[in-house]
RNA sequence: GGUCGUGUAGUGUAGCCUGGUUUAACACGCGUCCCUGUCAAGGACGAGAUCGCCGGUUCGAAUCCGGUCGCGACCG
Numbered sequence: 001g002g003u004c005g006u007g008u009a010g011u012g013u014a015g016c017c018u019g020g021u022u023u024a025a026c027a028c029g030c031g032u033c034c035c036u037g038u039c040a041a042g043g044a045c046g047a048g049a050u051c052g053c054c055g056g057u058u059c060g061a062a063u064c065c066g067g068u069c070g071c072g073a074c075c076g
Base pairs, nucleotide, nucleotide: 001075002074003073004072005071006070007069010028011027012026013025020059030046031045032044033043034042052068053067054066055065056064
């Protein structure tokens, strides 16, 4: 340098191919409350990501297109 994969709450993932109407979902973690003599377990509720970044297409983009950055693999 080239090709491919990947980037989404604190962590690990789904959703993307097939754009859509409501609120980006799940598990763990975190907070409050209930339960308990206490803790754990269990139950209820809640906070937390505008989807790596920039631009474009569209009435509408996490999703499509272009560029770019990080990480990983392979090739040279």

Background:
A computed fold for a 76-nucleotide RNA from Candidatus Beckwithbacteria bacterium CG10_big_fil_rev_8_21_14_0_10_34_10, annotated as transfer RNA. It matches the Rfam family "tRNA". By type it is a transfer RNA. The prediction has a mean pLDDT of 81. The sequence was found in a public genome assembly. Lineage of the source: Bacteria > Bacteria candidate phyla > Candidatus Beckwithiibacteriota.